[in-house]
Context: one part of a larger RNA
RNA sequence: GCCAACGAGUCUGGAUAUUUGAUUUGUCUAAGCCCUUAUGGGGCGAAGGCGUAGCGAAAGCGAGUGUUAAAAGCGCGAAUUUAUCGAAUAUUCAGGACCCGAAGCCAGACGAGCUUACCGCGAGCAGGAUGAACCCUUGCGAAAGCGAGGGGGAGGUCCGAACUAGUGAGGCGUGCAAUCCUCUUGGAUGACUUGUGGUAAGGAGUGAAAAGCUAAUCGAGUUUGGUAAUAGCUGGUUCUUCCCGAAACAGCUUUGGGGCUGGCGUCUAUCGUCAGAGUACGGGGGUAGAGCACUGAAUAGAAUUCCUUGGAGUUUCUCCAGGUUUUCUAAUCAAACUCCGAAUACCGUAUUUAUUGGAUAGGCAGUUAGACUGCGGGGGCUAAGCUCCGUGGUCAAAAGAGAAACAGCUCAGAUCAUCGUCUAAGGUCCCUAAAUUAAACUAAGUGUUUUUAAGGAAGUAUUUCGCCCUCGACAGGCAGGAAGUUAGCUUAGAGGUAGCUAUCUUUUAAAGAGUGUGUAACAACUCACUGCCCGAACUUCAUUCUUUUGAGUGAGGAGGGGCGAGAUGCGCCAAAGAUUUCCGGGACUAAAGUUUAAUACCGAAGACAUGGAUUGGCACCAUUCGUGGUGCCAGUGGUAGGGAAGCAUUCCAAGGGCAUUGAAGCAGGAGGGUAACCGACUGUGGAGCGCUUGGAAGAGAGAAUGUUGGC
Numbered sequence: 001g002c003c004a005a006c007g008a009g010u011c012u013g014g015a016u017a018u019u020u021g022a023u024u025u026g027u028c029u030a031a032g033c034c035c036u037u038a039u040g041g042g043g044c045g046a047a048g049g050c051g052u053a054g055c056g057a058a059a060g061c062g063a064g065u066g067u068u069a070a071a072a073g074c075g076c077g078a079a080u081u082u083a084u085c086g087a088a089u090a091u092u093c094a095g096g097a098c099c100c101g102a103a104g105c106c107a108g109a110c111g112a113g114c115u116u117a118c119c120g121c122g123a124g125c126a127g128g129a130u131g132a133a134c135c136c137u138u139g140c141g142a143a144a145g146c147g148a149g150g151g152g153g154a155g156g157u158c159c160g161a162a163c164u165a166g167u168g169a170g171g172c173g174u175g176c177a178a179u180c181c182u183c184u185u186g187g188a189u190g191a192c193u194u195g196u197g198g199u200a201a202g203g204a205g206u207g208a209a210a211a212g213c214u215a216a217u218c219g220a221g222u223u224u225g226g227u228a229a230u231a232g233c234u235g236g237u238u239c240u241u242c243c244c245g246a247a248a249c250a251g252c253u254u255u256g257g258g259g260c261u262g263g264c265g266u267c268u269a270u271c272g273u274c275a276g277a278g279u280a281c282g283g284g285g286g287u288a289g290a291g292c293a294c295u296g297a298a299u300a301g302a303a304u305u306c307c308u309u310g311g312a313g314u315u316u317c318u319c320c321a322g323g324u325u326u327u328c329u330a331a332u333c334a335a336a337c338u339c340c341g342a343a344u345a346c347c348g349u350a351u352u353u354a355u356u357g358g359a360u361a362g363g364c365a366g367u368u369a370g371a372c373u374g375c376g377g378g379g380g381c382u383a384a385g386c387u388c389c390g391u392g393g394u395c396a397a398a399a400g401a402g403a404a405a406c407a408g409c410u411c412a413g414a415u416c417a418u419c420g421u422c423u424a425a426g427g428u429c430c431c432u433a434a435a436u437u438a439a440a441c442u443a444a445g446u447g448u449u450u451u452u453a454a455g456g457a458a459g460u461a462u463u464u465c466g467c468c469c470u471c472g473a474c475a476g477g478c479a480g481g482a483a484g485u486u487a488g489c490u491u492a493g494a495g496g497u498a499g500c501u502a503u504c505u506u507u508u509a510a511a512g513a514g515u516g517u518g519u520a521a522c523a524a525c526u527c528a529c530u531g532c533c534c535g536a537a538c539u540u541c542a543u544u545c546u547u548u549u550g551a552g553u554g555a556g557g558a559g560g561g562g563c564g565a566g567a568u569g570c571g572c573c574a575a576a577g578a579u580u581u582c583c584g585g586g587a588c589u590a591a592a593g594u595u596u597a598a599u600a601c602c603g604a605a606g607a608c609a610u611g612g613a614u615u616g617g618c619a620c621c622a623u624u625c626g627u628g629g630u631g632c633c634a635g636u637g638g639u640a641g642g643g644a645a646g647c648a649u650u651c652c653a654a655g656g657g658c659a660u661u662g663a664a665g666c667a668g669g670a671g672g673g674u675a676a677c678c679g680a681c682u683g684u685g686g687a688g689c690g691c692u693u694g695g696a697a698g699a700g701a702g703a704a705u706g707u708u709g710g711c
Stems, first nucleotide, its partner, number of pairs: 001711006011095013026050003032044005054061002064076004098236002101233001105226006116200009125190001127159003130155001134151007163187003168183004202218001204214003239646006249262005263367002265364007275356001276353008289340001290338002295334003299330005306323002309321005370395010400411003415612004420608003426602003429586003435599001437597005447588002455573002459570011476533005482506003487501003512527001516525002538557008613636010647700001649697007657689002665684004671678002
């Protein structure tokens, strides 16, 4: 891990509700006693319970009573009646109380053969080193004393085996081992090590103290009992079908992952159009928007009040700048501003609608961790798959189709069957069901994806306006681009070209008191401006010339050449990310991209078609009054949960059966039933077993790190 068996709402007593039985001009017996066919049954037994009158705290009064001054009002009652005792079902309370699960608490015992400390009696410590006290001999000295040599052998002394400890590293780490092995290391005559016998224990011992140790167990040993401790916590909780179907909110809570009450669900009874939805009409409002009339904010200009502000001047004053007050003009802003002011929403009335829904009383719940998304907001950074409200939707509790995949997005709500039809969202080149439709745009693989800015650019298409052009435009080439004059001022200088002021005149085809580069300042180059070279479709009408093709002129149409300023569409740059270039992929360029337009088709468990099942409503028929049949209409996704009807297992009672001419069990199984399941028949097996109607439960397993056994 798998298989098999076992494995969880039970019993007793009380309460409430529903269904049902008996008795009822009350009802029922309890203990006990008697009888008996004796875990059973029958009888006796109203002590007592409930009911028959209530109200009041009570005295008490009484169909009333309490409150009160009250004969008022109000509360609870009567007038409106069944009650009692059983049974079943559901829920609930007390008990182990659906099952398994703590860490713990208390009591009694057992432990010091491990280890800690102590006590009695014993044992052990190679070798080497150092050389204290003290003693002897001797030198010097007046002495105190200072030396030398020899002996001696002290020490929680030194080095280092045994012994003891366990420092560092490695090995081992399903080990040799539930603490070991190797190298290395501390102590090694001492507060040393060790043998044996003994003493001390559970809130107690022992402890050179680490809460260490007290038998692989210690911040309170082990074991038995109290004990099925308690667990607002986790896990698990066993057959089927049918009907309905939530909540993740409010208040309170030593409350927040728990509860109680309400809200939302279901079932029963009653009321019955009261609620809902649509339409019409009538209401109040101060939101969105807007506005500046108030309250505030805030910009510019003009005027204005005051100033103890600054500066200048011609100084009893004037001017400039500034601050401050107010007014006007122009343009603004506001959740806590409003002269205004919707749409919705809400309230009311009428009407329509109906198997939509509502109300009251009662039984039974579950829920009170919600998630994302659209819209309106608060917090945050107008950050978050963030957080908190309001209001819709979906998921939760919803399968199907689309979005490549994808609870919360789009479409759409699965009763069952069908190799039938039509559509939704979304799609129609291939993967892949269905269009290689039409016209334009895009050249960037932009795009075919949800998503990208400011800014920049002779991308390209469409379009608007202005100007120039055969009297020659635009670009290019050649040439000119002058004079007064170095304008004046300023300045060291200022000569077109630092700055300030002015910006004239002349010669000209044209040429600025100068567009840039440049110089210390000039110079030099260049531009504006001018000339020359070059050379830019047509067409209609009228008219002139011409035989005509045609040419000229005038008027017009269109727009040819060119310049400039815009508008719009699609593109370009700006543009950096982590497994893999990549739209899901292949791949796609007059698309299979983008825009516009039209018609087809595909596409779902949607709708329709045909048939079946079932629930409810209505009508009719039948009926043993429980219900059944037929027709029409409306339904039949579903977690928590409520309700209804059944299947199977074991046993009991009664009835009626089967069985050695083969019971149960086992293997297979035609066939039947919506399902749980039933089952002819065949084989095996070898002795008991179904069915019907009632009754009673050790009554259904796939999960509990479930228990036991097997493999």

A computed fold for a 711-nucleotide part of an RNA from a Candidatus Woesebacteria bacterium, annotated as large-subunit ribosomal RNA, domain II. The RNAcentral record of the full RNA draws on ENA. Model confidence (mean pLDDT): 80 of 100.